Molecule: THF (Tetrahydrofolate) riboswitch aptamer
Organism: Firmicutes bacterium UBA5496
RNA sequence: GGUAGAGUAGAUACUGCGCGUCAAGUGCCGAGGGAUGGGAUGUAGCCCCCGGACGAAAGGAUUUGACCUGCGGUGCAGUAUCGCGUCCGCUGCC
Numbered sequence: 001g002g003u004a005g006a007g008u009a010g011a012u013a014c015u016g017c018g019c020g021u022c023a024a025g026u027g028c029c030g031a032g033g034g035a036u037g038g039g040a041u042g043u044a045g046c047c048c049c050c051g052g053a054c055g056a057a058a059g060g061a062u063u064u065g066a067c068c069u070g071c072g073g074u075g076c077a078g079u080a081u082c083g084c085g086u087c088c089g090c091u092g093c094c
Base pairs, nucleotide, nucleotide: 001094002093003092004091005090010082011081012080013079014078015077016076017075018074019072020071021070028052029051030050032048033047034046038088039087040086041085042084058069059068060067
């Protein structure tokens, strides 16, 4: 120098444990902020926060409470699969 590759944020599925079902959460719009392969830079994506609009699936059993089956574009964890644009770096081979 050439060539192949690994790894982020996170996404999906499954499992487990929760939360809500007395409506929080999720999703949508707008403003602000933040973290994002080892380094630099960046934002399609992610997170936090504020404001706004919208808005739901209950049933059974019991009767003090606790429970069971569901439901929610629900939270967290584990496992599997997938997963950085540019430059440099890293690993294998030549």